[in-house]
RNA sequence: GGGGGUAUUGUCUAGUGGUAGUACGACGCAUUUACACUGCGUAAGCAGGAGUUCAAUUCUCCUUACCCCCA
Numbered sequence: 001g002g003g004g005g006u007a008u009u010g011u012c013u014a015g016u017g018g019u020a021g022u023a024c025g026a027c028g029c030a031u032u033u034a035c036a037c038u039g040c041g042u043a044a045g046c047a048g049g050a051g052u053u054c055a056a057u058u059c060u061c062c063u064u065a066c067c068c069c070c071a
Stems, first nucleotide, its partner, number of pairs: 001070007010024002013021001018054001026042005047063005
């Protein structure tokens, strides 16, 4: 330098255009003399920019970070 892949909550991970989910964790409530366990609930997330579309995590382009292959 060329080609390809990945980026989603604090962590891991799903999601092929129409309300962003799961598990763990955090917080609150119930339970307990208390803690733990357990049950219920709440908050928290689509790497950045632009485009297409009525509507984009999803499609297209560019950028950034990381990984792989070729030279």